[in-house]
Context: one part of a larger RNA
RNA sequence: CACCGCCCGUCACGUCAUGAAAGUCGGCAACACCUGAAGUCGAUGGGCUAACCCUGGAUUUAUCUGGGGGGGCAGUCGCCGAGGGUGGGGCCGGUGAUUGGGACGAAGUCGUAACAAGGUAGCCGUAGCGGAAGCUGCGGCUGGAUCACCUCCUU
Repeated sequence: CACCGCCCGUCACGUCAUGAAAGUCGGCAACACCUGAAGUCGAUGGGCUAACCCUGGAUUUAUCUGGGGGGGCAGUCGCCGAGGGUGGGGCCGGUGAUUGGGACGAAGUCGUAACAAGGUAGCCGUAGCGGAAGCUGCGGCUGGAUCACCUCCUU
């Protein structure tokens, strides 16, 4: 302060955060396919090869020259492969016309639902309906006032 009380919801205004949203922008890690440098490895190696091995020829006996083998090299092919390209998805974030409710705010609008039997007792569940609180139906509870009666307990 104390019924000239308390109090509920819509609506309007303001602030804040937030959900949805056609889309849009960006990031991340993968996936599929295509392509693929260097390089290792593997295969091949008909081309090249002075120094190793075998061997022929010439000759002025000191040299010249040829063949084969082995090894090596170039080259070619393959695997892996950084990177690049294409594609559809995944995750995360920003933004987004519009839209949903929420919190708070001195005070505003409409009503008056609740608190007294709050003026239709209230509340819970559910369904329908309604500017809003809410109303109505059905079921349940007493945490309902009042009056009367009955049963039990205590004094």

Predicted 3D model of a 155-nucleotide part of an RNA (small-subunit ribosomal RNA, 3' minor domain) from a Dehalococcoidia bacterium.
Lineage of the source: Bacteria > Bacillati > Chloroflexota > Dehalococcoidia.
Its Rfam family is "Bacterial small subunit ribosomal RNA". Rfam links the family to the GO terms ribosome and structural constituent of ribosome.
Its mean pLDDT, the model's own confidence on a scale to 100, is 81.